[in-house]
């Protein structure tokens, strides 16, 4: 200076006007069981986010029985740790990828067991002679070979995503782990590590092909259902008819056990569709000491107004302030200053957190790698 990796923040600012919505305080009118309601004005404070979003996880919370035992069914998956908790996140291990910073891994078992391995290919899982080697025996032969029988080979060859370890000798008629070094794979042992797992040293002597996002095996978690959860106040109405049921109806939201016990199920007809709590102070932010590598934890100080129910947070206008583009001026280049036109995402609360996954206009700031040049 150029081309990367990483990880962090910001999401326009200030002002007029005009508007919605919680709240508090004021007037006014109606009601009123005289405590206050409702509705309307006026004023005052506040009023979306990094994803509020998707609702894929986990959790608090609320009800079902004090949520209890076993099946079934879902889930998770190297190790260690953090967390209320996870499928999150840290750090490490193994495998891949990049010169590097660094990034990717649905990463438990294929020597329980079952199943599949299209296509091509002679053959695809206790393999397999298709071409091509060989040594034998017949025939011909121009003495180079050639053609037939029966056979022997897995080294080449060619199919394939995979062809029964790999590469080099040895050995042989040709080859063959048939034997031998090195890898590689398995058993032991030894050292280092909490551990995934590394490093050795001996051994076996190819036996053990891939697929678990097909079944299964193994560990470990998961009871169910949600704020329309559930609670309270007020008001309205009217019952009938069938069935089942203490030889247990109905509940525990898939079964069984086991618990508990009087009601339940259809139909037909009636009556309401109000209001309040739950509702935001929470594993809460933010800043500093300390303890960790770090996810995080701890200890002190400091902050703090969203709560709606056809569902508010929104128009305009105006100055500066980003961005791109065209023009001109200056300047030795980067660049600087004017003037026009234009542009400004993604989206939005609804019971509350923690995660992740996806949208985003533009901009900023940190660490780090390579390459090239100058010291």
């Nucleotide at each position: 200076u150029g081309a990367g990796u990483c990880g962090g923040c910001c999401a326009g600012g200030c002002g007029g006007c005009c508007g919605c919505g919680u709240g508090a305080c004021g007037u006014g009118u109606u009601c009123g069981u005289c405590a206050g309601a409702a509705c309307a004005c006026g004023c005052c404070c506040c009023g979306a986010g990094g994803a509020a979003c998707g609702u894929c996880c986990g959790g608090g919370c609320u009800c079902c029985a004090c949520a209890g035992g076993g099946a079934a069914c879902g889930g998770u998956g190297g190790u260690g740790g953090g967390u209320a908790a996870c499928g999150c996140c840290c750090a490490c291990c193994c495998g891949g990828g990049g010169u590097g910073a660094c990034c990717c891994g649905c990463g438990g078992g294929a020597a329980a067991g079952c199943g599949c391995c299209a296509c091509a290919g002679a053959a695809a899982a206790c393999a397999g002679a298709c071409c091509g080697c060989c040594a034998c025996g017949g025939g011909c032969u121009u003495u180079g070979g050639c053609c037939c029988g029966a056979g022997g080979u897995a080294a080449g060859g060619g199919u394939g995503a995979a062809a029964c370890g790999g590469c080099g000798g040895u050995g042989u008629a040709a080859g063959a782990g048939a034997c031998c070094a090195c890898c590689g794979c398995g058993c032991u042992c030894c050292a280092g590590g909490u551990g995934a797992c590394u490093g050795g040293a001996g051994u076996g002597g190819c036996a053990u092909g891939g697929c678990a996002a097909g079944c299964c095996c193994c560990a470990c978690c998961g009871g169910g259902a949600g704020c329309a959860a559930g609670g309270u106040c007020a008001g309205a109405c009217a019952g009938c008819g069938c069935g089942c049921g203490u030889u247990g109806a109905g509940g525990c939201g898939u079964c069984c056990c086991g618990c508990u016990g009087a009601g339940c199920g259809c139909g037909c007809g009636g009556g309401u569709g109000g209001a309040c709590c739950g509702c935001u102070a929470g594993a809460g932010c933010u800043g500093u000491g300390c303890g960790g590598c770090a996810a995080c934890g701890u200890a002190c100080a400091g902050c703090g107004u969203a709560g709606a129910g056809g569902g508010a947070u929104g128009g305009u206008c105006g100055c500066c302030g980003c961005c791109g583009g065209c023009c001109c001026g200056c300047u030795g280049a980067g660049g600087c200053g004017g003037g026009c036109c234009g542009g400004a995402a993604c989206a939005g609360a609804a019971c509350c957190c923690g995660g992740c996954g996806u949208a985003u206009c533009g901009g900023c700031c940190g660490a780090c790698u390579c390459a090239u040049u100058c010291g």